[in-house]
Molecule: Bacterial RNase P class A
Organism: Gaiellaceae bacterium
RNA sequence: GUGCAGGCCGGGUGACCGCGAGCGCCUCGCGAGGCGCUCGAGGAAAGUCCGGACACCGCAGGGCAGGACGCUCGGGCGACCGAGGCGGCGAAAGCCGACGGAAAGUGGAACAGAAAGGAGACCGCCGGUCCGGGAAACCGGGUCGGUAAGGGUGAAACGGUGGGGUAAGAGCCCACCAGCGGUCGUGGCGACACGACCGGCUCGCCAAACCCCGUCCGGUGCAAGGUGAAGCAGGCUCCGUUGACGCGGCCCGCCGAGGAGCCGGGUACACCGCCAAGAGAGAUGGUCACCCUCGACAGAAUCCGGCUUACAGGCCUGCUACGGAG
Numbered sequence: 001g002u003g004c005a006g007g008c009c010g011g012g013u014g015a016c017c018g019c020g021a022g023c024g025c026c027u028c029g030c031g032a033g034g035c036g037c038u039c040g041a042g043g044a045a046a047g048u049c050c051g052g053a054c055a056c057c058g059c060a061g062g063g064c065a066g067g068a069c070g071c072u073c074g075g076g077c078g079a080c081c082g083a084g085g086c087g088g089c090g091a092a093a094g095c096c097g098a099c100g101g102a103a104a105g106u107g108g109a110a111c112a113g114a115a116a117g118g119a120g121a122c123c124g125c126c127g128g129u130c131c132g133g134g135a136a137a138c139c140g141g142g143u144c145g146g147u148a149a150g151g152g153u154g155a156a157a158c159g160g161u162g163g164g165g166u167a168a169g170a171g172c173c174c175a176c177c178a179g180c181g182g183u184c185g186u187g188g189c190g191a192c193a194c195g196a197c198c199g200g201c202u203c204g205c206c207a208a209a210c211c212c213c214g215u216c217c218g219g220u221g222c223a224a225g226g227u228g229a230a231g232c233a234g235g236c237u238c239c240g241u242u243g244a245c246g247c248g249g250c251c252c253g254c255c256g257a258g259g260a261g262c263c264g265g266g267u268a269c270a271c272c273g274c275c276a277a278g279a280g281a282g283a284u285g286g287u288c289a290c291c292c293u294c295g296a297c298a299g300a301a302u303c304c305g306g307c308u309u310a311c312a313g314g315c316c317u318g319c320u321a322c323g324g325a326g
Stems, first nucleotide, its partner, number of pairs: 003319007011291007019040010042297001046308002049306005054221004061252004066217005071084005085099001086097004100212002105210002107206002122151002124147010159177006178202002180199008225272004234263006246254001292295001
């Protein structure tokens, strides 16, 4: 000097003016004013993605539907954290991964290509046959078959190399290699890894396509909800003890007397929830001086944990590879 990982900071000090709170003192016209002291945004306050507290809905019931998640172990659950496995990237430190199932079923693969999955004869190769040419060997064309070794298309064309075999070919057969499956052994809690033997089995891709399997999930969110005060005027229609409303997409079970719509009338205040920032969805700032490496993203609204996203610049620790010096 380079890269990687983790952690931290995110202008400082002083003066003056101002804003929102709490406490104390003083003043008066008793709910206002003045003075003093103290406190007053963040690492993400953000997105509202996940979980929880708390509150109400019926006791938080059953099933379907729906949703979320998905390697292993542990952390009580998790989409979070730690450690590991596997795959990919990197020279390494390290980084990234919606990472169950494609030999249950359904479906998809643009363009190109003959054919896109239990596929496929376009060119080529081989055989039969017919026609033409030729003395013949043979050549050219048509047609019927065989053939996946060669060419060509494609992101992908149904293992690779070599040999045997064949009319030409082909796991058709064989050796080795690769993959897959099965059995066994060893190590590991496990995911999994390594090894031996067997089977020509060669089975491709997509589940962030439907789906299958496993686990979890009742709904609504502080405008939840509660207390107090003030005020008003009822009318019409419909549903309901043959069970409405409650209950949310549906069904069952439960409960048990009111409920819904329209018109009209009244109110729209205070407090709690709610805080050593804490409301009224409203405060947390400004000016000047000095200093420095010249200052990014950004502003609480019930609270807590996690994740994600944005961020000028700086500091610390550990590690990787290279170079230099001793």